Notes
This is a predicted structure of a 362-nucleotide RNA (Bacterial RNase P class A) from a Chromatiales bacterium.
[in-house]
RNA sequence: UGAGUCGGCCAGACAGUCGCUGUGCCUUCGGGCAUGGAGGAAAGUCCGGGCUCCAUUGGGCAGGGUGCCAGCUAACGGCUGGGAGGCGCGAGUCUAUGGAAAGUGCCACAGAAAAUUACCGCCUAAGCACCUUCGGGUGCCGGUAAGGGUGAAAAGGUGCGGUAAGAGCGCACCGCGUCGGUGGUGACACUCGGCGGUCAAGGUAAACCCCACCCGGAGCAAGACCAAAUAGGGGAACGGGCAGUUCGCUGCCAGGUGUGGCCCGCAUCGUUCCCGGGUAGGUCGCUUGAGGUGCAUGGUGACGUGCAUCCCAGAUGAAUGACUGUCCACGACAGAACCCGGCUUACCGGCCGACUCUAUUU
Numbered sequence: 001u002g003a004g005u006c007g008g009c010c011a012g013a014c015a016g017u018c019g020c021u022g023u024g025c026c027u028u029c030g031g032g033c034a035u036g037g038a039g040g041a042a043a044g045u046c047c048g049g050g051c052u053c054c055a056u057u058g059g060g061c062a063g064g065g066u067g068c069c070a071g072c073u074a075a076c077g078g079c080u081g082g083g084a085g086g087c088g089c090g091a092g093u094c095u096a097u098g099g100a101a102a103g104u105g106c107c108a109c110a111g112a113a114a115a116u117u118a119c120c121g122c123c124u125a126a127g128c129a130c131c132u133u134c135g136g137g138u139g140c141c142g143g144u145a146a147g148g149g150u151g152a153a154a155a156g157g158u159g160c161g162g163u164a165a166g167a168g169c170g171c172a173c174c175g176c177g178u179c180g181g182u183g184g185u186g187a188c189a190c191u192c193g194g195c196g197g198u199c200a201a202g203g204u205a206a207a208c209c210c211c212a213c214c215c216g217g218a219g220c221a222a223g224a225c226c227a228a229a230u231a232g233g234g235g236a237a238c239g240g241g242c243a244g245u246u247c248g249c250u251g252c253c254a255g256g257u258g259u260g261g262c263c264c265g266c267a268u269c270g271u272u273c274c275c276g277g278g279u280a281g282g283u284c285g286c287u288u289g290a291g292g293u294g295c296a297u298g299g300u301g302a303c304g305u306g307c308a309u310c311c312c313a314g315a316u317g318a319a320u321g322a323c324u325g326u327c328c329a330c331g332a333c334a335g336a337a338c339c340c341g342g343c344u345u346a347c348c349g350g351c352c353g354a355c356u357c358u359a360u361u362u
Stems, first nucleotide, its partner, number of pairs: 002357009012327007020037007039333001043344002046342005051219004058264004063215005068082005083097001084095004098210002103208002105204003119148002121144003127140005156174006175199001176196005181190003223284004233275006240253005255269004291310008
C1' cells in the first nucleotide's frame, strides 16, 4: 500500500408556522400551560416464558421436541466456553455433532458385481484330451481377487516372505477394535502398555428404529366489572337401578360433563343439538418492567453481585403529519396494539476498535 476476519455504535440534524395525541395543573368549559410520544429490526408468528382462564389435582400409554461436554439464563430449539470433524496460508468460520457390532430398509446411472460377485486379466501346480522339433503348445476342467476398467464407495494401507499364480496366507510398521495406565469435572486426549488377523467390507438414522433428557391446554378477540335491552321463548335426545329413611334426604353402582387423544384416578350432577329473539355500549386489563443507564467488583466468557440514578408510547376505524429555510453522511429496510428473552429475514450509507495475510522501505 492492498486484500481480508471479528466486534461495537448511529439510523438524518437544527430553527420557525400550523396540525394530532398521553399524563399533570388551571379554566370564563372556548381552551391555556408544562411535559412525553414507533424500530434495529416494530417484520415473520419460528421457539421460550411472564400474565389470565379451564382448575381442584395425580399417574400411565400414545404423540411431540431436543440430541457431544460443561456452564449462563425465568426458560428455550437461545447464548458462552471447550471436545471432535470439515473449510481457510491465516485472523477465523461451519456443524440436522448420541447409536450402523440389536434389527429392518435404501444406495440412481455406470459396472461382471453394491453384502461374498468374476468383464478384461493372472496361473495352469493337480486331473483329462490332442499335437510335439520332447523345450513345450492348445483346449477342457480347475484356482485367483494382488493388476486394470466402472463408480461417491468394490472385502484396510505400505513393505518383506511365501505361492503354480495370488490372498492377513504369515511377519513388521501403520490403521481399526478392545482392556488397562496417565491427564482432565466431562466430552475426550496420549510420540503410554497389553491383547486381537473369523480385523466385525463402505455409506445412509435430515430412513424406520434404539437410547438419554424434556413436554397439560387455550390465549388480551385471555379474563374481570358496570350499564342497557329482549321472548327468564319454543322443540328434541340421553338422564337409570338398588338399599336405608324422621319421606326432607343419604349411600352405592351405572351414565353424562370437566381447554390436545386414550385409560386409571379426582371432582361434579345434569349434558348435548335445532329454531327464533335481544345487545354488540363503557371501564379495567394497558404499561414500573426477569426495566434502562453509570460506576465498582467476580468470572476466559455468556453473565452474576453491590451502590447510585432515571421513568422512556399506551392508540382503539387506530395518535408524531404538512410547509419553509439551513446543514450534511443526501437518509435504505420499514409503523407499537398485553409484555419480555431469543432466532430468522430485509436493508442505503456512515463511524470506531482489535486482529490476519501481502507489497515496499527502515
Record summary
The model forms 98% of the base pairs in the Rfam consensus. The coordinates come from a structure-prediction model, not an experiment, and the mean pLDDT is 77. Rfam family: Bacterial RNase P class A. It is annotated as a ribozyme. Rfam describes the family as follows. Ribonuclease P (RNase P) is a ubiquitous endoribonuclease, found in archaea, bacteria and eukarya as well as chloroplasts and mitochondria. It was read from a public genome assembly, where an Rfam model found it.